[in-house]
Notes:
A computed fold for a 74-nucleotide RNA from an uncultured bacterium, annotated as transfer RNA. It is recorded under the gene name trnV. It matches the Rfam family "tRNA". The family's RNA type in Rfam is transfer RNA.

C1' cells in the first nucleotide's frame, strides 16, 4: 500500500431468505434455602447492535464511507 473477514449487555457467542418484542450461557445485584459459606431454587437489572449516511413500507441483516481487531499478499 492491496485484497478478504470480523465489530450484537461486563465477557463468550446465536440471530433462518430483510418483518411484526434483539435472544442465551456466564457474570451481576435482590429473594429463599444454611448458624456462615458454597451449591441448588426464584426474580430483576443491564443493548436500541462500532459510527456516520444511504436503499427500503421495514436494516443486527443490504449498499458507501470512516474508526478498530485479525489473516493473506507485497
Nucleotide at each position: 500500500g492491496g485484497u478478504c473477514u470480523c465489530u450484537u449487555g461486563g465477557c463468550u457467542c446465536a440471530g433462518u431468505u430483510g418483518g411484526u418484542u434483539a435472544g442465551a450461557g456466564c457474570g451481576u445485584u435482590c429473594c429463599c434455602u444454611u448458624g456462615a459459606c458454597a451449591u441448588g431454587g426464584g426474580a430483576a437489572a443491564g443493548g436500541u447492535c462500532a459510527g456516520u449516511g444511504g436503499u427500503u413500507c421495514g436494516a443486527g441483516u443490504c449498499c458507501a464511507c470512516u474508526a478498530g481487531a485479525g489473516a493473506c499478499c507485497a